[in-house]
RNA sequence: CGCCCCACCUCGGGGUGCAGGUCAGACCUGCUGAGAUCAAACCCGUUGAACCUGAACCGGCUAACACCGGCGGAGGGAAGGUCUGGGAACACAUC
Repeated sequence: CGCCCCACCUCGGGGUGCAGGUCAGACCUGCUGAGAUCAAACCCGUUGAACCUGAACCGGCUAACACCGGCGGAGGGAAGGUCUGGGAACACAUC
């Protein structure tokens, strides 16, 4: 000096379902999950399955479900930086 990994800073992207308590609303409880608009939380940012489309899809399980798997070597999808300040020097990029 370069590369890789991690971390940090700033910025950005995303989701929030199913069942019951009610006829309904607010609210509460249960299921799965990192997270169910209970968070200034959680997850993800091109090494991109965070998330969306396909999809009111297909198979399985379940009380039910985007719960598990297929679909998916399909298509989309959000990034930059990482010692700081000053002086000298001046085609030398150094001290």

Model confidence (mean pLDDT): 76 of 100.
The RNA shown here (TPP riboswitch aptamer (THI element)) has 95 nucleotides and comes from a Paracoccaceae bacterium.
The sequence was found by an Rfam model in a public genome assembly.
Its Rfam family is "TPP riboswitch aptamer (THI element)". Rfam describes the family as follows. Vitamin B(1) in its active form thiamin pyrophosphate (TPP) is an essential coenzyme that is synthesised by coupling of pyrimidine and thiazole moieties in bacteria.